The prediction has a mean pLDDT of 87. Predicted 3D model of a 75-nucleotide RNA (c-di-GMP-I riboswitch aptamer) from an Acidimicrobiaceae bacterium. The organism belongs to Acidimicrobiaceae, within Bacteria.
[in-house]
RNA sequence: GAAACGAAAAGGCAAACCUCUCGCGAGAGGGGGACGCAAAGCCACGGGACUCUCUGAGUUAGCCGAGCCGCCGAA
Numbered sequence: 001g002a003a004a005c006g007a008a009a010a011g012g013c014a015a016a017c018c019u020c021u022c023g024c025g026a027g028a029g030g031g032g033g034a035c036g037c038a039a040a041g042c043c044a045c046g047g048g049a050c051u052c053u054c055u056g057a058g059u060u061a062g063c064c065g066a067g068c069c070g071c072c073g074a075a
Base pairs, nucleotide, nucleotide: 005073006072012037013036017032018031019030020029021028022027035062041068042067045065046064047063048060049059050058051057052056
């Protein structure tokens, strides 16, 4: 130094719930709030789940996998 891994510290994200806005809806965005998270960073490519006006169009990355990228450094 790298891979693997995840102790500590710094820093980061933010479930439920409340609230405002948007959407037919699943849900999304802002504010508050923390259950948790070492990719809970990005991405709908595969699977799953979900919605609608169901030959179709969508939502979910905090369901799993693939891909891309990344902070710190004890055992």